[in-house]
RNA sequence: CAUUGAUAAAGGCAUACUUAUCGAAAGAUAAGGACGCAAAGCCACGGGUCUAAGGCAUAAGCUAUGACAGCCGGGUUGCCAAU
Numbered sequence: 001c002a003u004u005g006a007u008a009a010a011g012g013c014a015u016a017c018u019u020a021u022c023g024a025a026a027g028a029u030a031a032g033g034a035c036g037c038a039a040a041g042c043c044a045c046g047g048g049u050c051u052a053a054g055g056c057a058u059a060a061g062c063u064a065u066g067a068c069a070g071c072c073g074g075g076u077u078g079c080c081a082a083u
Base pairs, nucleotide, nucleotide: 002083003082004081005080012037013036017032018031019030020029021028022027035070041076042075043074045073046072047071048068049067050066054063055062056061
């Protein structure tokens, strides 16, 4: 440097749910908590999904400028081990 990932070792993250705060919502943050994760680190670039305040519409509804990286792909950085 490349490939691979055990049931090893060191360390790491944290689902559902609860509480508080923010938010129109989706959701986010903090604490608790662990379903799981070898990138479950980071980036909304492509697809996808969620929400619809505002806008449009007589209404049904449509719409991202709001979100999701723990949906998939891509980019980028990186621990340990084996080869």

This is a predicted structure of an 83-nucleotide RNA (c-di-GMP-I riboswitch aptamer) from Paenibacillus naphthalenovorans.
Of the family's consensus pairs, 95% are formed in the model.
The sequence is in RNAcentral, with records from ENA, Rfam and Ribocentre.
Its mean pLDDT, the model's own confidence on a scale to 100, is 86.
The source organism's lineage runs through Bacteria, Bacillati, Bacillota, Paenibacillaceae and Paenibacillus.